[in-house]
About this RNA: The part of an RNA shown here (small-subunit ribosomal RNA, 5' domain) has 519 nucleotides and comes from Aeoliella straminimaris. It was read from a public genome assembly. The coordinates come from a structure-prediction model, not an experiment, and the mean pLDDT is 82.

Context: one part of a larger RNA
RNA sequence: GAAUGAACGUUGGCGGCAUGGAUUAGGCAUGCAAGUCGAGCGAGAAGCUCUAGUUUGAAACUUCGGUCGAUUUCUAGAGUGGACAGCGGCGCAAGGGUGAGUAACGCGUAGUUACCUGCCCCAGGGUCUAGAAUAGCCUCGGGAAACUGAGGGUAAUGCUAGAUAAUAUCUCCGGAUCAAAGGUGAGAUUCCGCCCUGGGAGGGGACUGCGUCCUACUAGCUUGUUGGUGGGGUAACGGCCUACCAAGGCUACGAUGGGUAGCGGGCGUGAGAGCGUGGCCCGUCACACUGGGACUGAGACACUGCCCAGACACCUACGGGUGGCUGCAGUCGAGAAUCUUCCUCAAUGGGCGAAAGCCUGAAGGAGCAAUGCCGCGUGCGGGAUGAAGGCCCUCGGGUUGUAAACCGUGAAAGUAAGGAGGAAGGCUCUGUGAAGAGCAGAGUUUGACCAAUUUACAGUAAGGACGGGCUAAGUUCGUGCCAGCAGCCGCGGUAAGACGAACCGUCCAAACGUUAUUC
Repeated sequence: GAAUGAACGUUGGCGGCAUGGAUUAGGCAUGCAAGUCGAGCGAGAAGCUCUAGUUUGAAACUUCGGUCGAUUUCUAGAGUGGACAGCGGCGCAAGGGUGAGUAACGCGUAGUUACCUGCCCCAGGGUCUAGAAUAGCCUCGGGAAACUGAGGGUAAUGCUAGAUAAUAUCUCCGGAUCAAAGGUGAGAUUCCGCCCUGGGAGGGGACUGCGUCCUACUAGCUUGUUGGUGGGGUAACGGCCUACCAAGGCUACGAUGGGUAGCGGGCGUGAGAGCGUGGCCCGUCACACUGGGACUGAGACACUGCCCAGACACCUACGGGUGGCUGCAGUCGAGAAUCUUCCUCAAUGGGCGAAAGCCUGAAGGAGCAAUGCCGCGUGCGGGAUGAAGGCCCUCGGGUUGUAAACCGUGAAAGUAAGGAGGAAGGCUCUGUGAAGAGCAGAGUUUGACCAAUUUACAGUAAGGACGGGCUAAGUUCGUGCCAGCAGCCGCGGUAAGACGAACCGUCCAAACGUUAUUC
C1' cells in the first nucleotide's frame, strides 16, 4: 500500500447493488416451513328443496257441531350440497440448513464397467376370468391421557388365485417360468391410465492412475490381516461375509500413531513465481439431540418417518406418555460481534391433479444495520468599507477571508395528485387442424412489491484524524521527568513546533481513525 462476513471510538443527508450468528454442532416458548388427487373407492355432517305423517292454528265461511287452511314443531324418505375423517395413488430421498465428523478414492482430474434407474421420450405387443379380506361405519368395552381391545358388516386403480406368454428369464436346447386396473364420457383401439419387452435421455452405484496440511522428541504396523478354493450376499465386482488352505501385506519415496482440517471452482495479495484463504454464489461430500438398527420404496438406512438404548426437557390420576429449529422468523445463554415472531404466491421453479386449482418461510419482495462497493447532494453566480468577532503582533498591522451578511438563481430528498412497465399466461367462444395437440382471432381475467414520466410547494444535510522526523501541515498559552504522548526513533526536569487547550493549517470525506488478521 492492498484486502476483510469484521469489531470498537467519534460523526452521520439520500439512493442503487450486495452482504449480515465467524463464538456454544449450546438449550429452545410460539407460529408457519409437504402436500395433493372426488375424473381410483366406500360412506357422507351442516345447509337448501320436495313428498308423507304429526304439532300449532291467522283470516274467511258457518247450521256454532265444524269446514277451508296462511303459518309453524318434530319425525321419516328422496334430491341437491359438500365439511371432517378413512382406504388407495403419487410426492414426502427434491427444495431449504449446517460444517460436527472426515487426511479418506472424501474431494479434484483423467479413465474403467461387473450394475440400477420412478416420472420423461421413441418403438413393439397386451389389458381375459374369478375370489377372499380390511379401514371408515355400527354395537360393546379398557385407559387420566396418549391411545387401544372384541364382535358385526362394506368398497376400490388395495390384496389374492387362475388363464394367456414373447423380442423376457433359466436351460442339459427336450423344455420350464413370469403380467395387468380401471377412469371419464351418450359413445373409447383412439383421451387419461395399467402390464410385458427393447432403446434413449438425464440421474446414480462401484473401481483405478495421479494430486491433496503439520509432526520422527511417533519406527515399526497388521490376523479377515494378504492371497487362494467352495459357499453366501448385493442391482453390481470384491474378505463384503463365512468355512478350509497357504503365510502373507504395508513401511525411511515416512507405514503406524498424534495434531489440525470438509474438498474444489474460486477469493485476497503479488510484476510474476509464490504465499494465505475456502464467508456469499456454483459443484460435491458429510451430518440432522447422542449412539445403534432396519422397514417401505425406483431411490433412504430417511432433517420436520419407524424401532431400541442414553442424556435433557415437558405432561401425569404415578399406572404411563410426549418432544427434537445444524428450515423461516423469534428467544435465552456465551460473546468484541451479526437482522423482522413482515407481505405475496403476481413472476421463476417444485409437488399433486385431465383441468380449474391447491400447497410451497423454495422463491419474489419489503423491513433493520454506513457492514462493504458504487453514485449523488450539502449549492451555483455576483459580492471589500477587506464589516463584526476570534487568534497573533515589532501595536504599524497581519490572518481567518469572498469566507459571512446582502442580491440573483434553480437541481436532489420530502409531501400531494398520477400511473407506464415488470404479464408471459389462465378461462370462454370462433376458425384452422385427424385431434381435446399446436396455431390464429375476439371477449374476459391475473401485481406482493418497485414505482418511470408530468405538475405544484419549500433552505433542509459535515465531520474525523493529524500537524518533531519517517509524513502533507505551526504559532500562542497552560504544565514543569508532573500530568501525559508514543507505530519506530523518542518527547516532558520553566521559553515544549512531540503533553493539554485555543487559533490557524494539512489529508480524507458521509465518513474518518483505532484494533485484529493476510499478502